[in-house]
Molecule: transfer RNA
Organism: Pseudomonadota bacterium
RNA sequence: GCCCAGGUGGCUCAGUGGUAGAGCACGUCCUUGGUAAGGACGGGGUCGUGGGUUCAAUUCCCAUCCUGGGCU
Numbered sequence: 001g002c003c004c005a006g007g008u009g010g011c012u013c014a015g016u017g018g019u020a021g022a023g024c025a026c027g028u029c030c031u032u033g034g035u036a037a038g039g040a041c042g043g044g045g046u047c048g049u050g051g052g053u054u055c056a057a058u059u060c061c062c063a064u065c066c067u068g069g070g071c072u
């Protein structure tokens, strides 16, 4: 330099055009003599960044940054 995959709550990951979700973690409460386990409720996201297409973009297109892998 070229090619491929990925970037979404604190972490691990879903979500292939129509209100962004799950598990774990976190907070409050219930339960217990207490802890763990269990249960109920709740907070937390400019979807890497900047443009474009569209009535509407996490999703499609372009550029760019970062991470991993391959080729030379």
Base pairs, nucleotide, nucleotide: 001071002070003069004068005067006066007065010024011023012022013021018055026042027041028040029039030038048064049063050062051061052060